RNAcentral holds the sequence, with entries from Rfam.
This is a predicted structure of a 110-nucleotide RNA (SAM riboswitch aptamer (S box leader)) from Hymenobacter aquaticus.
It matches the Rfam family "SAM riboswitch aptamer (S box leader)". Rfam describes the family as follows. The SAM riboswitch is found upstream of a number of genes which code for proteins involved in methionine or cysteine biosynthesis in Gram-positive bacteria.
Lineage of the source: Bacteria > Bacteroidota > Cytophagia > Hymenobacteraceae > Hymenobacter.

RNA sequence: UACUUAUCCAGAAAGACCGAGGGACUGGGCCCGACGACGUCUUAGCAACCUGAAAUAAAACAAGGUGCUAACUCCCAUUCCGAGGCUACGGCUCAGGAAGAAGAUAAGUA
Numbered sequence: 001u002a003c004u005u006a007u008c009c010a011g012a013a014a015g016a017c018c019g020a021g022g023g024a025c026u027g028g029g030c031c032c033g034a035c036g037a038c039g040u041c042u043u044a045g046c047a048a049c050c051u052g053a054a055a056u057a058a059a060a061c062a063a064g065g066u067g068c069u070a071a072c073u074c075c076c077a078u079u080c081c082g083a084g085g086c087u088a089c090g091g092c093u094c095a096g097g098a099a100g101a102a103g104a105u106a107a108g109u110a
Base pairs, nucleotide, nucleotide: 001110002109003108004107005106006105007104008103013043014042015041016040017039021032022031023030026077027076028075029074044069045068046067048066049065050064051062052061073102078099079098080097081096084093085092086091
């Protein structure tokens, strides 16, 4: 780097430095940000996966390895179902739901 599988509605801070953008890509929204965001470092915390211990459906416990600590992966955009509403009865629109794509994380393989 690629592939496979699983999960992604919960959870979790502060200090220092930096100095203007940031929230994965593109577009449309909506938010965060000089009351200093984002990012880096330190400490702390959380507990998704591995691990430990436990167990034999699990859950609960620990925090060693990764990871994570604004908003559902912040929301939507691809397909299908679709109450309701409108209709020229051909359809249109929309709440909601399901699947997929993409992304993130972990484990395994190459």